Overview:
A computed fold for a 118-nucleotide RNA from Zetaproteobacteria bacterium CG_4_9_14_3_um_filter_49_83, annotated as SAM riboswitch aptamer (S box leader). It was read from a public genome assembly, where an Rfam model found it. It matches the Rfam family "SAM riboswitch aptamer (S box leader)". Gene Ontology term of the family: regulation of gene expression. From the family's description: The SAM riboswitch is found upstream of a number of genes which code for proteins involved in methionine or cysteine biosynthesis in Gram-positive bacteria.
[in-house]
RNA sequence: AAUUUAUCCAGAGCGGUGGAGGGUUACAGGCCCUGAGAAACCGCGGCAACCGACUGAUUAUCAGUGACUGGUGCCAAUGCCUGCCUCAACAGGGAAACCUUGCGAGGAGCGAUGAUGU
Numbered sequence: 001a002a003u004u005u006a007u008c009c010a011g012a013g014c015g016g017u018g019g020a021g022g023g024u025u026a027c028a029g030g031c032c033c034u035g036a037g038a039a040a041c042c043g044c045g046g047c048a049a050c051c052g053a054c055u056g057a058u059u060a061u062c063a064g065u066g067a068c069u070g071g072u073g074c075c076a077a078u079g080c081c082u083g084c085c086u087c088a089a090c091a092g093g094g095a096a097a098c099c100u101u102g103c104g105a106g107g108a109g110c111g112a113u114g115a116u117g118u
Base pairs, nucleotide, nucleotide: 001118004115005114006113007112008111013044014043015042016041017040021033022032023031027083028082029081030080045075046074047073050071051070052068053065054064055063056062057061079110084107085106086105087104091100092099093098
C1' cells in the first nucleotide's frame, strides 16, 4: 500500500521556532482563515471514545463506565460549500404533455480516521 468494515452537522488551543501561504489528491467556482503571523516542526495543554482496559449481560456478541501511567486520532467553519445520479419546494413558460429554475432530501464517487489484514 491492497482488502473488508465502522464513523465523519458534537467536542477540544496556548507558547516557541518559522516567514507566506492555508482551508485533506487534482481541477473549477464560491465562501473563509492568514504579517493582530499561514503551512511545517517542537513543547505543554485539551477533546473524543475507534482499539485496549474495566463492569454487566441473554457471551461468535451486546450494553455501559471513564480517561485508566496503554495504542491511534483530533483540537475554525458539516469532510467549509458546490461539481455526478435520483427525487424535488417555490417561481416562470405552456391548451396540455412538458420545459426552465433548483430551496431541500437521499445516494454514488472521492477523501480522512479507527479497526482488520495479506